């Protein structure tokens, strides 16, 4: 230099163009003499920019970071 892949909640992962979810963490409540465990509830996210579309995590282009391969 060329090609391919990944980026979503603090973390690990889902989501066939149509309400962004789960687990865990955190906070609070219940239970408990207290802690832990357990039950219940809540906060919190689509790497950045642009385009297509009535509508984009999803499709297209550029870009950032990381990984793999080729030279």
């Nucleotide at each position: 230099g060329c090609g391919g892949g990944a980026a979503u909640a603090g973390u690990u992962c889902a989501a066939u163009g149509g309400c962004a979810g789960a687990a865990u963490c955190c906070u609070g409540u219940g239970c408990u003499u207290c802690c832990g465990a357990c039950c219940c509830a809540g906060u919190g996210a689509u790497g950045g920019g642009g385009g297509u579309u009535c509508g984009a995590u999803u499709c297209c282009c550029c870009u950032u970071u990381c990984c793999c391969g080729c030279u």
Molecule: transfer RNA
Organism: uncultured Clostridia bacterium